[in-house]
């Protein structure tokens, strides 16, 4: 450097519940464990969700600034431990 079998040290925490912000997606806190070797971090590629607000339209509905999501992939970066190469 590349890796990720076994283990140690110890990390995070999905649904779902309760506070709470927030139009909404969802985001913080408390419980709680589905999982996770970056399930640490950055919205740069592309998914995907949302649409207060602005446009169309008779309406249904649609498009879109903005948003969200790193636990959708990639890519960037930073880092614990260790068998192998």
């Nucleotide at each position: 450097c590349u890796u990720g079998a076994a283990a140690a040290a110890g990390g995070c925490a999905a649904a779902c519940c309760c506070g709470u912000c927030g139009a909404a997606a969802g985001g913080c806190g408390g419980g709680g464990a589905c999982g996770c070797a970056a399930a640490g971090c950055c919205a740069c590629c592309g998914g995907u969700c949302u649409a207060c607000g602005g446009g169309a339209g008779a309406a249904a509905u649609c498009c879109u600034a903005g948003g969200a999501u790193a636990g959708c992939g990639g890519g960037g970066u930073u880092g614990c431990c260790g068998a192998a190469g």

Notes
This is a predicted structure of an 85-nucleotide RNA (c-di-GMP-I-GGC riboswitch aptamer) from an uncultured Chromatiales bacterium. It was read from a public genome assembly, where an Rfam model found it. It matches the Rfam family "c-di-GMP-I-GGC riboswitch aptamer". Gene Ontology term of the family: cyclic-di-GMP binding. Its mean pLDDT, the model's own confidence on a scale to 100, is 89.